[in-house]
Context: one part of a larger RNA
């Protein structure tokens, strides 16, 4: 590099927005850059191919043709691809009136329940464990009443449900706001698709300032297990785990499956919507999601199958034996942790 590939074998960037790039419905007319056709200028000689001729042949000399796939002028063609006008509505959008939602920011506010104080009641035990023990408790614990503090989570409902690009999102009201899907219509007129570089979001852990701190709990202690134990077990317990700003920027960020768009059998349950039809319940028909079988097909094989891993298209990002390594070295980027870009050398 031609190419083969990316769901489990190496390989889809964590997610999106989005310039440059790239690709781009339908029609009319017009130009001719690409395209396509002739003509004609140059493509030097050898050389190589083709057909002769000279050395006894042959390598090798050699004569004509060919070719030199290229450049350049012209003279046409107008389908395609570009480029200018104009049109058009099936792509994509506005409006119009509706639904449904743990979508996202801010307030506020509610019950259990745990803890911890403070009083009643009341006495020897509680708590843990395979068994103990450390630990609580006669200074009155544990159990039970009543009042109070304070904090973090929100049972049942809940579901193979529902929103969100992803991460991820659950008690209840209120404010502010983002997306989606439905019907019928009206408008706009290709306004799209995709996307290195860029820019935003980003789950826990960490990281800084000042908050808070109920429960849980690395770390750390002490009990136990054991030959022994930096574990498992079990008493205790600090960060943090809540909050506000601010940085980190990475995971089995997984559907190991990139967006987009078209096409290809069917049943079946569910969530939204519309609409026909029944008394009803339900049925049918249509859209949009979300799930369980399954025909062709596709896959080494699991399987996957209109929500594809099927048939095709556009465009991106990725991979090329295993170790050494997602590692050194530089470079960015960060307060540091460290991330992110990313080799060789030996080595099987």
């Nucleotide at each position: 590099c031609u190419g083969g590939g990316c769901g489990u074998a190496a390989a889809g960037c964590g997610u999106g927005c989005g310039c440059a790039g790239g690709c781009g419905g339908u029609u009319u007319u017009g130009u001719a850059a690409g395209u396509c056709a002739g003509a004609u200028g140059u493509g030097a000689a050898a050389u190589c191919c083709c057909c002769g001729g000279g050395c006894u042949u042959a390598a090798c000399c050699u004569g004509g043709g060919a070719a030199c796939u290229g450049c350049g002028u012209u003279u046409g063609a107008a389908a395609c691809u570009a480029c200018a006008a104009g049109g058009c509505u099936a792509g994509a959008g506005u409006g119009u009136a509706g639904c449904a939602g743990a979508g996202g920011g801010g307030g506020g506010u509610g019950g259990a329940a745990u803890u911890c104080c403070a009083c009643g009641u009341g006495u020897a035990g509680c708590a843990g464990u395979g068994a103990a023990a450390u630990g609580c408790g006669u200074a009155g614990a544990g159990a039970u009443g009543u009042g109070g503090a304070g904090g973090a989570a929100c049972a049942g409902c809940g579901a193979u449900g529902g929103c969100g690009a992803a991460g991820g999102c659950a008690g209840c009201c209120c404010c502010c706001u983002g997306g989606g899907u439905u019907a019928a219509c009206a408008c706009u007129g290709a306004c799209g698709c995709u996307c290195a570089g860029g820019c935003a979001c980003g789950a826990a852990a960490g990281c800084g300032u000042g908050g808070g701190g109920a429960g849980c709990a690395a770390a750390c202690a002490g009990g136990a297990u054991u030959a022994g134990u930096u574990a498992c077990c079990c008493u205790g317990g600090u960060a943090g785990u809540c909050c506000a700003c601010g940085c980190c920027c990475u995971a089995a960020a997984c559907g190991a499956u990139g967006u987009c768009a078209a096409c290809u059998a069917g049943u079946u349950g569910u969530c939204g919507g519309g609409u026909c039809u029944u008394a009803a319940c339900g049925g049918g028909c249509u859209u949009g999601g979300u799930a369980a079988c399954g025909c062709a097909g596709c896959u080494a094989a699991c399987g996957c199958g209109u929500g594809a891993a099927g048939u095709u298209g556009a465009c991106c990002g990725c991979c090329u034996g295993g170790g050494g390594a997602g590692u050194a070295c530089g470079g960015u980027c960060g307060c540091a942790a460290g991330a992110u870009u990313a080799a060789a050398a030996c080595u099987c």
This is a predicted structure of a 348-nucleotide part of an RNA (small-subunit ribosomal RNA, central domain) from uncultured Nitrosospira sp. The full RNA is in RNAcentral, with records from ENA and SILVA. The source organism's lineage runs through Bacteria, Pseudomonadati, Pseudomonadota, Nitrosomonadaceae and Nitrosospira.